Bacterial RNase P class A from a Rhodospirillaceae bacterium, 389 nucleotides, folded computationally. The model forms 97% of the base pairs in the Rfam consensus. Its Rfam family is "Bacterial RNase P class A". Its family is annotated with dimeric ribonuclease P complex, tRNA processing and ribonuclease P activity in the Gene Ontology. The coordinates come from a structure-prediction model, not an experiment, and the mean pLDDT is 76.
[in-house]
């Protein structure tokens, strides 16, 4: 000192001035059923965005609705083991495979020896193998270079992601698990390990390629909707219901009441007549249901923080100490100074001058992960390399 890998911690300070939500004390005002209440002024306190508050990808709390099954069907999800947690798809600690010189990364990682499907192009041939070229063998034929036919062969070539175990030695006409060593494989034991799995012996002779984020099998989860859930109070208008009161074309009917039922009449659409529809008295007071509007839900919680103890760690547990945003056309800001970084220019340096240089973003019911974005700064551990002691 250069390059790196893992983990956390911050995310401009500090000061005035002027402003915005909230909550809280006096006090002045108004209202009142004399309890108190006001989104009325006023003066003082407290508190006032985040690591992701963000995407709406997972898990839950909570709130309603549904629930004959529900240890089922159908769907959908999750997939080595083991442990953690309220619960995961997430953490942690193993295992197995891949990468890396190393710290260290990365994995959708169950079953392809239940079945089905499918491997594009390119190749002879992509799965009861197969023979282009080449390598033997035999026959013919030959200008003696080869060339045709029949067969063997799977070692070489060429194809392709991927060629039916891999290299090696006998061994053969060439050849090939045909034989053999060592590896690989899959079988059965034994042995450690909770286990995933590892080791190690036998004996087999390669039979049985890939692919399940393709259907399918196994396993073990899963009822819907979402704070615009859902409780609650209630205005003006119209419109339902009761009660009261004053008025009224005609008949009828009875529970005698603007209660029915028929005429007749208004009235309002349908251009217009005719039928045919719809509709029909004014106050008042009181009841209930919705809409606008408010109020709750709602900030004390799977809570921060320190410490101690258990554990390799995720995490638990004990104690001690704090209360910490609640907005709803939706606050958390805005000038200025001074100081930190940064990036220019001046200077040998101290130092000075300039800069619409200091990110990604911004709660809306809450919490736990995951993803994805983010100017710069710091802190630990740890791996290579150089150089110096």
């Nucleotide at each position: 000192c250069c390059a790196g890998a893992c983990g956390g911690u911050c995310g401009g300070a500090u000061g005035a001035c002027c402003g915005c939500c909230u909550u809280u004390g006096c006090u002045c005002g108004g209202g009142u059923u004399c309890g108190u209440c006001c989104g009325g002024g006023g003066c003082g306190g407290g508190g006032g965005a985040g690591g992701a508050a963000a995407g709406u990808c997972c898990g839950g709390g909570c709130u309603c609705c549904a629930c004959g099954g529900u240890u089922a069907c159908a769907c959908g999800g999750u997939g080595c083991c083991g442990g953690g947690u309220a619960a995961c798809a997430c953490c942690c600690g193993g295992c197995g495979g891949g990468g890396g010189c190393g710290a260290c990364c990365c994995c959708a990682g169950g079953g392809a020896a239940a079945g089905u499907g499918u491997c594009a192009c390119a190749g002879a041939a992509a799965g009861u193998a197969a023979a282009c070229c080449g390598c033997c063998c035999g026959c013919g034929c030959u200008u003696c270079g080869g060339c045709g036919c029949g067969g063997g062969u799977a070692a070489g070539g060429g194809u392709g992601a991927a060629a039916g175990g891999g290299u090696g030695c006998g061994g053969u006409a060439a050849g090939a698990g045909c034989g053999c060593c060592c590896c690989g494989c899959g079988g059965u034991c034994c042995u450690g390990g909770c286990g995933a799995c590892a080791g190690g012996a036998c004996g087999g002779g390669c039979c049985a390629g890939g692919u399940a984020a393709a259907c399918c099998c196994c396993a073990c989860c899963g009822g819907g909707a979402g704070c615009a859930a859902g409780a609650c109070c209630a205005a003006a208008u119209a419109g339902g219901g009761g009660c009261g009161g004053c008025u009224c074309g005609c008949u009828g009917a009875c529970u005698u009441g603007a209660u029915c039922a028929g005429c007749a009449g208004g009235u309002g659409a349908g251009u217009u007549u005719c039928c045919g529809c719809a509709u029909c008295g004014c106050c008042g007071c009181c009841c209930g249901g919705g809409u606008c509007g408010g109020u709750u839900g709602c900030a004390c919680g799977a809570g921060g923080c320190g410490u101690c103890c258990g554990g390799u760690a995720a995490c638990g547990g004990g104690c001690g100490u704090c209360c910490c945003a609640g907005a709803u056309g939706a606050a958390u800001g805005g000038u200025c100074a001074u100081c930190c970084c940064c990036g220019u220019c001046a200077g040998c340096a101290a130092u000075g001058g300039c800069g619409u240089g200091g990110a990604c973003a911004g709660a809306a019911c809450c919490c736990g992960g995951c993803u994805u974005a983010c100017a710069g700064a710091c802190c630990g551990u740890c791996u290579g390399g150089c150089a110096a002691u």